Annotation: Predicted 3D model of a 110-nucleotide RNA (FMN riboswitch aptamer (RFN element)) from uncultured Anaerotruncus sp. Of the family's consensus pairs, 100% are formed in the model.
RNA sequence: UUUCAGGGCGAGGCGAAAUUCCUCACUGGCGGUAAAGUCCGCGACCCACCUUUUGGGGUGGCUGAAUGGGUGUGAUUCCCAUACCAACGGUAUAGUCCGGAUGAAAGAAA
Numbered sequence: 001u002u003u004c005a006g007g008g009c010g011a012g013g014c015g016a017a018a019u020u021c022c023u024c025a026c027u028g029g030c031g032g033u034a035a036a037g038u039c040c041g042c043g044a045c046c047c048a049c050c051u052u053u054u055g056g057g058g059u060g061g062c063u064g065a066a067u068g069g070g071u072g073u074g075a076u077u078c079c080c081a082u083a084c085c086a087a088c089g090g091u092a093u094a095g096u097c098c099g100g101a102u103g104a105a106a107g108a109a110a
Stems, first nucleotide, its partner, number of pairs: 001110004010024004025096002027086002029042004037084002046061006066082005088099003
């Protein structure tokens, strides 16, 4: 410098209206470490302040969730079981729809 860099609502129920509620279903960014959504760290989102003269830049803050058993030298990472979590705006209340975003970025590769 260039390229890449997030997945998931299917069935049924109530209703005027719900992929948003209820029952079941489904998904899991990046680095570390015995292979991790739930450990440690990071990014994103959001907030405040400073700066810039509008493209943005900087500093700080905020930042979800796991237990039991088994194997093993070693695993909160594997295997078994049962749980739990998921920014903001919109809309019948949304991790899964639409939007900011054809964006940004941890980082990966050449």
The sequence is in RNAcentral, with records from MGnify.
The prediction has a mean pLDDT of 84.
It matches the Rfam family "FMN riboswitch aptamer (RFN element)". Rfam describes the family as follows. The RFN element is a highly conserved domain that is found frequently in the 5'-untranslated regions of prokaryotic mRNAs that encode for flavin mononucleotide (FMN) biosynthesis and transport proteins.